[in-house]
Context: one part of a larger RNA
RNA sequence: GCCUACGAGUUGCUCCUCACUGGCAAGGUUAACCGCGUGGACGCGGGGAGCCGAAGCGAAAGCGAGUCCGAACAGGGCGCUAAGUCAGUGGGGGCAGACGCGAAACCUUGCGAUCUACCCAUGGCCAGGUUGAAGUUUUGGUAACACAAAAUGGAGGACCGAACUAGUUUCCGUUGAAAAGGAUUUGGAUGAGCUGUGGGUAGGGGUGAAAGGCUAAUCAAGCUGGGAAAUAGCUCGUACUCCCCGAAAUGCCUUUAGGGGCAGCCUCGGGUGGACGGUUGCGGAGGUAGAGCUACCGAUAGGAUGCGAGGGCUUCACCGCCUAUCAAAUCCUGACGAACUCCGAAUGCCGCGACCGAUGCCCGGGAGUGAGCCGCUGGGUGCUAAGGUCCAGCGACAAGAGGGAAACAACCCGGACCGCCAGCUAAGGCCCCAAAGCGUACGCUAAGUUGAAGUAACGAGGUGCGGCUGCAGCGACAGCUAGGAUGUUGGCUUGGAAGCAGCCAUGCAUUUAAAGAGUGCGUAACAGCUCACUAGUCGAGCGGCUGCGCGUGGAUAAUAAGCGGGCAUCAAGCGUACCGCCGAAGCUGCGGAUUCAGUCCUUAAGUGGACGAGUGGUAGGGGAGCAUUCCAGCCGCGCAGAAGCCGGACCGCGAGGUUCGGUGGAGCAGCUGGAAAAGCAAAUGUAGGC
Numbered sequence: 001g002c003c004u005a006c007g008a009g010u011u012g013c014u015c016c017u018c019a020c021u022g023g024c025a026a027g028g029u030u031a032a033c034c035g036c037g038u039g040g041a042c043g044c045g046g047g048g049a050g051c052c053g054a055a056g057c058g059a060a061a062g063c064g065a066g067u068c069c070g071a072a073c074a075g076g077g078c079g080c081u082a083a084g085u086c087a088g089u090g091g092g093g094g095c096a097g098a099c100g101c102g103a104a105a106c107c108u109u110g111c112g113a114u115c116u117a118c119c120c121a122u123g124g125c126c127a128g129g130u131u132g133a134a135g136u137u138u139u140g141g142u143a144a145c146a147c148a149a150a151a152u153g154g155a156g157g158a159c160c161g162a163a164c165u166a167g168u169u170u171c172c173g174u175u176g177a178a179a180a181g182g183a184u185u186u187g188g189a190u191g192a193g194c195u196g197u198g199g200g201u202a203g204g205g206g207u208g209a210a211a212g213g214c215u216a217a218u219c220a221a222g223c224u225g226g227g228a229a230a231u232a233g234c235u236c237g238u239a240c241u242c243c244c245c246g247a248a249a250u251g252c253c254u255u256u257a258g259g260g261g262c263a264g265c266c267u268c269g270g271g272u273g274g275a276c277g278g279u280u281g282c283g284g285a286g287g288u289a290g291a292g293c294u295a296c297c298g299a300u301a302g303g304a305u306g307c308g309a310g311g312g313c314u315u316c317a318c319c320g321c322c323u324a325u326c327a328a329a330u331c332c333u334g335a336c337g338a339a340c341u342c343c344g345a346a347u348g349c350c351g352c353g354a355c356c357g358a359u360g361c362c363c364g365g366g367a368g369u370g371a372g373c374c375g376c377u378g379g380g381u382g383c384u385a386a387g388g389u390c391c392a393g394c395g396a397c398a399a400g401a402g403g404g405a406a407a408c409a410a411c412c413c414g415g416a417c418c419g420c421c422a423g424c425u426a427a428g429g430c431c432c433c434a435a436a437g438c439g440u441a442c443g444c445u446a447a448g449u450u451g452a453a454g455u456a457a458c459g460a461g462g463u464g465c466g467g468c469u470g471c472a473g474c475g476a477c478a479g480c481u482a483g484g485a486u487g488u489u490g491g492c493u494u495g496g497a498a499g500c501a502g503c504c505a506u507g508c509a510u511u512u513a514a515a516g517a518g519u520g521c522g523u524a525a526c527a528g529c530u531c532a533c534u535a536g537u538c539g540a541g542c543g544g545c546u547g548c549g550c551g552u553g554g555a556u557a558a559u560a561a562g563c564g565g566g567c568a569u570c571a572a573g574c575g576u577a578c579c580g581c582c583g584a585a586g587c588u589g590c591g592g593a594u595u596c597a598g599u600c601c602u603u604a605a606g607u608g609g610a611c612g613a614g615u616g617g618u619a620g621g622g623g624a625g626c627a628u629u630c631c632a633g634c635c636g637c638g639c640a641g642a643a644g645c646c647g648g649a650c651c652g653c654g655a656g657g658u659u660c661g662g663u664g665g666a667g668c669a670g671c672u673g674g675a676a677a678a679g680c681a682a683a684u685g686u687a688g689g690c
Base pairs, nucleotide, nucleotide: 001690002689003688004687005686006685011096012095013094015093016092017091018090019089020088021087022086023085024084027052028051029050033046034045035044036043037042056063057062066078067077068076069075099237100236102234106227107226108225110223111222117201118200119199120198121197122196123195124194125193126191128160129159130158131156135152136151137150138149139148140147164188165187166186170183171182172181203219205215206214207213240625241624242623243622244621245620250263251262252261253260254259264369265368266366267365268364269363270362271361272360275359276357277356278355279354280353281352282351283350284349290343291341292340297337298336301333302332303331304330308326309325310323311322312321313320372397374395375394376393377392378391379390380389381388402413403412404411417592418591419590420589422588423587424586428582429581430580431566432565433564437579439578440577441576442575443574444573450568451567458553459552462550463549464548465547466546467545468544469543470542471541479537480536481535482534483533485510486509487508490504491503492502516531520529521528593615594614595613596612598611599610600609601608626679628676629675630674631673632672633671634670636668637667644663645662646661647660648659649658650657651656
């Protein structure tokens, strides 16, 4: 892992509540117990104790269809004007282990120091080698000591190193040879040493050269039995079928936040009777969007005027005068605000009517939900960040399959009862992959832009189409040829300043076809080159500003690229218009099933039929069934072959059922009811097998 068996809403209650069924009914009902009968836990009879109901209100005295508060014959509260009770079955609740399995723990009784920690008693063990303390002796030495040397001596938690003991390093081992080992290496090895045997200390206790270590492979409180099915707002699991409806992830409160209570939303029964929704018309309340502000409050840019202030002048002082400063108020122009409003929508909300549709509300039984999430819109917060967060409106997912978006819960299209090798469409598509157009017409793009999603400020004689305007056969624009002068080196300044450092004047004047007191380069200053301007040549369009379309640079991410790919350029890209087609579980056609307190017909019947409208679905509510085991009654089968097992056919929407053949070898169906140890894929489920 697979298979088989087992495996979870049960049972008790003279507790509560609701529904259905039945008995009796202003009543209903017996309990223990007793008698009789009987195969029986049973039947019949007795037994009225007790319980519920028939009256309530008040704290109570008490009063009573009323009563209490109260002075009240105000008012108000609770009642009266609706029948109960007993039993059965079912839904839910309570008390019990209460759907099943699961703690970490707590308490209590015992058992453990054959492991290990420490201690006590008594034994055992430590090859070999090295070093050479004290002391002693001799000699030297001293007044005597001291002291020195040699010898002797054999001390040490001394040295090296086996046994022994420990476990430092690395490798192996890691379903091991081993639930701690092996190899190598290493520490100690006369000591606080190692070790045998016997004994002692026990669970909030021991022991601990102290690591919360050890206390029998168990230790921040051992193990075993018991309290005990502790408790678990937590996790997991919870078993056959079909049919109808179908949520929530919100509000308030919560030692509450992943749990609850009440409400909201779902379902079932009863009642009410059109009370509900949509559209439209009419009538209302309102201060949002927007807008506005000499309409308030607040803020605010420029200007005008300017109270007042600052500064200056004057003066003994006052008065007064001036101002490139600040500035109240007012005026003109402009403009801002969630907590501003002279104004002010759309939508939404309320009321009345009409039309269309089918709900709404009340009472009662049963729930689940109370982690939501994404998109669009209006906002707060944040960075006008987030697949962020908090509200509101709508939609989707959740609980929704199908088609499209390459892939992709939420986006676009569209809501799947079943069958069909029939048709039409939606979104989206129609060159090939790949169903359908290399569709038609006219433009644009040259960047493979693009053909998915994605950029900006800013830059540019890319290119197409407009608008306005200037020049032009009296010859424009570009090129080429020539001129581009004189007063004069204008004046000033300056070392110099001559068109060209700077300042001033600039409509200077002259000669001219034209030529600035000079556009740029250049010089120390001149010079020189050039431009404006003019003529000639040439011969047809040439400039400026601006708007729009498509493109271009800006353009950077980690393996190699990529529109889904191939690939595509008068397109298979972009824009406009049009025709055709493809395309889904949408719609239609044909056949079938089922639901409905929708209409009609029919039937003994809610039985059957036609039509209509429905039949996605998690949590969850409701309904109808299938199967298993046992029991009762009825009725059957079986050695001429029961159950079980294997295979085929048929019936039923399905759970399942029937039948035939084989196998098997002794029991077993059917019908009507009843009762349950009543259905397994999951619980790291339990046991066995493979």
The part of an RNA shown here (large-subunit ribosomal RNA, domain II) has 690 nucleotides and comes from a soil metagenome. Its mean pLDDT, the model's own confidence on a scale to 100, is 84. The RNAcentral record of the full RNA draws on MGnify.